[in-house]
Context: one part of a larger RNA
RNA sequence: CUCCGGUUUAGGGAAAUCGGCAAUCUCGCCCCGUAUCUUCGGUAGAAGGGGUGCCUAUACUCCUCAAAAGGGAGUGUAGGUCGCAGUGACAAGGAGGAAGCGACUGUUUAACAAAAACGUAGGGGACCGCUAGACAGAAAUGUUUUGUAUGGUUCCUGAGGUCUGCCCAGUGCCGGUGUGUCAAACCCGAGUCCAAUCGGGCUAAGCCCCGGUAAACGGCGGCGGUAACUCUGACCGUCGUAAAGUAGCGUAAUCCCUUGUCGAUUAAUUGUCGACCCGUCUGAAUGGCUUAACGACUUCCUCGCUGUCCCAAACCGGAACCUA
Numbered sequence: 001c002u003c004c005g006g007u008u009u010a011g012g013g014a015a016a017u018c019g020g021c022a023a024u025c026u027c028g029c030c031c032c033g034u035a036u037c038u039u040c041g042g043u044a045g046a047a048g049g050g051g052u053g054c055c056u057a058u059a060c061u062c063c064u065c066a067a068a069a070g071g072g073a074g075u076g077u078a079g080g081u082c083g084c085a086g087u088g089a090c091a092a093g094g095a096g097g098a099a100g101c102g103a104c105u106g107u108u109u110a111a112c113a114a115a116a117a118c119g120u121a122g123g124g125g126a127c128c129g130c131u132a133g134a135c136a137g138a139a140a141u142g143u144u145u146u147g148u149a150u151g152g153u154u155c156c157u158g159a160g161g162u163c164u165g166c167c168c169a170g171u172g173c174c175g176g177u178g179u180g181u182c183a184a185a186c187c188c189g190a191g192u193c194c195a196a197u198c199g200g201g202c203u204a205a206g207c208c209c210c211g212g213u214a215a216a217c218g219g220c221g222g223c224g225g226u227a228a229c230u231c232u233g234a235c236c237g238u239c240g241u242a243a244a245g246u247a248g249c250g251u252a253a254u255c256c257c258u259u260g261u262c263g264a265u266u267a268a269u270u271g272u273c274g275a276c277c278c279g280u281c282u283g284a285a286u287g288g289c290u291u292a293a294c295g296a297c298u299u300c301c302u303c304g305c306u307g308u309c310c311c312a313a314a315c316c317g318g319a320a321c322c323u324a
Base pairs, nucleotide, nucleotide: 002319003318004317005316006315007314008313009312011310012309015308020305028052029051030050031049032048037042039159053081054080055079056078057077058076059075060074061073062072063071064070082086094303095302096301097300098299099298100297101295102294106118107117122157123156124155125154126153127152128151133144134143135142136141160290161289162288163287165220166219167218170217171216172213173212174211175210176209178208180207181206186201187200188199189198190197221239222238223237224236225235248282249279260276261275262274263273264272265271
């Protein structure tokens, strides 16, 4: 010199870095004070400000106590006193603003992932009337079930608010029906010594057919023209579908074009926020859009603070290293 663990640092204060990672700052208790939003509970310890030791005097409360005195615990007021510093050590929140996702507390990849994943209360569908339905088993039998639809099984969604549009053509499921089709058995006939075999008839489920069902799987158009500057196209025509994406939201955790355009933020921003938007791959329980509270989640900004840095330095302890 290097590594590990610490302590301190002038001036600056995130210029370091993917990113304030790490380390500071803050911190207890008492008093004052407290925005926005809100599901009126919260947000909130919001933010922000002040006080805090010891001594003396005095007033008071409670306990001990027959009473008084004394003692213990505590509060108020006034005065004094020391230090740089009074929660003097230990212990002990940095704060605010904005957005995304998930409502929340919770759960998870023991030993690289704690999350936006899982769950959740709430919402909805399907099956099931109990000798049920579902599950395990070859069966006996068992579980759900000491249960009985306000119950149980199963699938999807995921608090609340506001909503959940159109399509049953395809696939699936449910129901129905018949001079369609349709196996074996059976019947009739042919055939045979008897059979085999052949033909016909009858005929269940299924298929076909007819309906229903999308909080079932899923799906939800194109071309051309058009307004008295231009642009755009409310409007019109045509093809066409089962239906022709509705309300919302939108350059998004959403392919590319894309560092879209405008505004705000910065001296400067592929960032962030607010708008615009034809997104030709947005979109409504594969839930759409919002939302107070919450989050060791993700992103942006501000204040404070700092050895992250400018730019390093000194010290303490241990290793490495050298010698015995």
Molecule: large-subunit ribosomal RNA, domain IV
Organism: Pseudomonadota bacterium